[in-house]
RNA sequence: CGCGGGGUGGAGCAGAGGCAGCUCGCGUGGCUCAUAACCACGAGGCCGUGGGUUCGAAUCCCACCCCCGCUA
Numbered sequence: 001c002g003c004g005g006g007g008u009g010g011a012g013c014a015g016a017g018g019c020a021g022c023u024c025g026c027g028u029g030g031c032u033c034a035u036a037a038c039c040a041c042g043a044g045g046c047c048g049u050g051g052g053u054u055c056g057a058a059u060c061c062c063a064c065c066c067c068c069g070c071u072a
Base pairs, nucleotide, nucleotide: 002070003069004068005067006066007065010024011023012022013021018055026042027041028040029039030038048064049063050062051061052060
C1' cells in the first nucleotide's frame, strides 16, 4: 500500500430509513437496627468528523480520522 470488521451515555453492547434503547455503574427515595441485596424514580449520548441522497439518516452513498484483525 491492499482487504475485512468496528467507532452509539461513565463501561459493555443493541438499534440496518420514521421522535435512540438494554445491562452494569451513578444520584435520590423506599425497605432494614445498619450495610448489601431488592423495589421505585431520575440524571447522563443530538450516534468518530465533513459532505451527499431523502419529506425524513445512528441507519444508505462518498471522503477523511482513529482502533482491531488478515495479507505482503
The RNA shown here (transfer RNA) has 72 nucleotides and comes from Candidatus Jacksonbacteria bacterium RIFCSPLOWO2_02_FULL_44_20.